[in-house]
Predicted 3D model of a 154-nucleotide RNA (Lysine riboswitch aptamer) from a bovine gut metagenome.
RNA sequence: AUAGAGGUGCGAUUGCCAUAAGUAGCUUCGCUUAAGCGUCUGGAAGCGCGGAAGUGAAAGGGACAACCGCCGAAGGGUUUCGGAGUUCCUGUUUCCGGAAUUGCCUGGGUCGUCGGAGAAUAUCCGGCGGACUGUCAUUUCGAUGAAGCGCUAU
Numbered sequence: 001a002u003a004g005a006g007g008u009g010c011g012a013u014u015g016c017c018a019u020a021a022g023u024a025g026c027u028u029c030g031c032u033u034a035a036g037c038g039u040c041u042g043g044a045a046g047c048g049c050g051g052a053a054g055u056g057a058a059a060g061g062g063a064c065a066a067c068c069g070c071c072g073a074a075g076g077g078u079u080u081c082g083g084a085g086u087u088c089c090u091g092u093u094u095c096c097g098g099a100a101u102u103g104c105c106u107g108g109g110u111c112g113u114c115g116g117a118g119a120a121u122a123u124c125c126g127g128c129g130g131a132c133u134g135u136c137a138u139u140u141c142g143a144u145g146a147a148g149c150g151c152u153a154u
Stems, first nucleotide, its partner, number of pairs: 001154004007071001009070003013066003017062001025055005036047002040091001042089004074106003077101009107133002110130008135146004
């Protein structure tokens, strides 16, 4: 340098389904005239809270199927740029996307627990722990240890 392996293996796209939800919003009626409204602090503006009836979504996330790219696949942390969370200003914070980090962390899935995101019990992310599993090393052959910059083959 090339080609491979781990297996409930990783990720993207599209289609469809359920959930979100009888929720948000809209219309009408009635009441209210100051209760309330952005992630949070303060200020300005704007709307007009809460009730009843009617109507009534969507995004993100998820199951399934197809197909594509792959085995640091990928996920996270940090830095930075852009956008969104009622309109603007000041700071703050959360989410989404891009770039960088030429070892910052994690071999892999799974179960439990704690925390975060989320409408959620789904799911995702992180910390800790359990057993299992693949690789290499050591071995008193019982096991023990290490990490993917690893391992195997040429």

RNAcentral holds the sequence, with entries from MGnify. Of the family's consensus pairs, 98% are formed in the model.